[in-house]
RNA sequence: CCUGUUGAACGGGUGGCCGCUCGGCGGCGGGUUUCCGACUCGCAGCCGGGAGGAAAGUCCGGUCUCCACAGGGCAGCAUGCCGGCUAACGGCCGGGGGGACUCGCUCAAAGCGGGUUUUACGGAAAGUGCCACAGAAAAUAUACCGCCGGUAGCGCGGGCACUCGUGUCCGCGUUUUCGGUAAGGGUGAAAAGGUGCGGUAAGAGCGCACCGCGGCCGGGGUAACUCGCGCCGGCAGGGUAAACCCCAUGCGGAGCAAGACCAAAUAGGGGAGGAGGAGCGGCCCGCUCCGUUAGACUUCCGGGUAGGUUGCUAGAGCCAGGCAGAAAUGUCUGGUCGAGAAGAAUGGCCGCCACCCCGUAAGGGGCACAGAAACCGGCUUACAGGUCAGCAGGCCCA
Numbered sequence: 001c002c003u004g005u006u007g008a009a010c011g012g013g014u015g016g017c018c019g020c021u022c023g024g025c026g027g028c029g030g031g032u033u034u035c036c037g038a039c040u041c042g043c044a045g046c047c048g049g050g051a052g053g054a055a056a057g058u059c060c061g062g063u064c065u066c067c068a069c070a071g072g073g074c075a076g077c078a079u080g081c082c083g084g085c086u087a088a089c090g091g092c093c094g095g096g097g098g099g100a101c102u103c104g105c106u107c108a109a110a111g112c113g114g115g116u117u118u119u120a121c122g123g124a125a126a127g128u129g130c131c132a133c134a135g136a137a138a139a140u141a142u143a144c145c146g147c148c149g150g151u152a153g154c155g156c157g158g159g160c161a162c163u164c165g166u167g168u169c170c171g172c173g174u175u176u177u178c179g180g181u182a183a184g185g186g187u188g189a190a191a192a193g194g195u196g197c198g199g200u201a202a203g204a205g206c207g208c209a210c211c212g213c214g215g216c217c218g219g220g221g222u223a224a225c226u227c228g229c230g231c232c233g234g235c236a237g238g239g240u241a242a243a244c245c246c247c248a249u250g251c252g253g254a255g256c257a258a259g260a261c262c263a264a265a266u267a268g269g270g271g272a273g274g275a276g277g278a279g280c281g282g283c284c285c286g287c288u289c290c291g292u293u294a295g296a297c298u299u300c301c302g303g304g305u306a307g308g309u310u311g312c313u314a315g316a317g318c319c320a321g322g323c324a325g326a327a328a329u330g331u332c333u334g335g336u337c338g339a340g341a342a343g344a345a346u347g348g349c350c351g352c353c354a355c356c357c358c359g360u361a362a363g364g365g366g367c368a369c370a371g372a373a374a375c376c377g378g379c380u381u382a383c384a385g386g387u388c389a390g391c392a393g394g395c396c397c398a
Base pairs, nucleotide, nucleotide: 001394002393003392004391005390006389007388008387010385012353013352014351015350016349017348018347020050021049022048023047024046025045027043028042029041030040031039052369056380057379059378060377061376062375063374064255065254066253067252076251077250078249079248080247081095082094083093084092085091096121097119098118099117100116101115102114103113104112105111122246123245127244128243129240130239131238144185145184146181147180148179149178150177152175153174154173155172156171157170158169159168160167161166162165193211194210195209196208197207198206212235213233214232215231216230217228218227219226220225259310260309261308262307269301270300271299272298273297276290277289278288279287280286317336318335319334320333321332322331323330324329355366356365357364358363
């Protein structure tokens, strides 16, 4: 310097014209009122604010709100090495154990040490289930080939006997069958600890040494865990718990369309009054209608609806610096206010610059993923492009 990968922070800039939304200011016009004021509606103007690192998925945790709630249990769901952080978490930080890659020591392997990265990592020595194909056997072990022993048959060789082609004995080979064995072969992702020596008919933790495993003891560590040529046990006994299950811990439910407040018209409910009330253009008569315990009409109260207000954005906030800590994080000081909707705005068009691609050039094309809805902390997923850092590989120079 290049490439890859991981992490962190960023994720266009600047103008012109036209809009949208929220707030403020003053102005004009309307409504209400006799008028003023106040309130309210509309219009245009000026000023200020107006998406993200994920606003996304809605997966986890909380704030807030309403409902429920004596206490305990069952069921269900979630989490699961240890310590710390946090409002909390299934998140984050650090550590331990395991895995992968790589480097160093080493002739090499093993081993030891370093680096990067990853990990759903309680229990399979409680019970149940499952384990394709292959294989003898996938778990109360078993036995296909093989190895070994016995019996019987056959063949060959040898010894002995005699009635001279038979009998008997021994050895070897082979076959059948009975038994021993699990060293070896073979199968599989996985095969009942490994290596060596002894042992044996052949073998086998059968015995022993070392390694491994389990327990105890001792040292270190808060702990997970680790170390020990300390002791004991020949060894419990395959894998799977993101299978049921067991153990431990946690969890009441619904969600801002939560919820709270104000509150018409009409209908209906309750209380009080009540014999009248209403219409026929003002008055009287008259007429008509609704009523007089099945209560017209008047008035008051309460609930709900329409509508309006609120919750609603100043918060576990953001920025800078100091301090504590290995870190996550905490704390102090100073500064700062950065959307709040009709649950519907945040935009459109045209330039210039930056960046990327094509092209010798003129020039042309592109510029990611994506769009708030009560708020906050996380996780996950999507993402053009460039910046910085760690790691790995390659090339060049000194």
Predicted 3D model of a 398-nucleotide RNA (Bacterial RNase P class A) from a Bryobacteraceae bacterium.
Rfam family: Bacterial RNase P class A. The family's RNA type in Rfam is ribozyme.
It is recorded under the gene name rnpB.
The sequence is in RNAcentral, with records from ENA.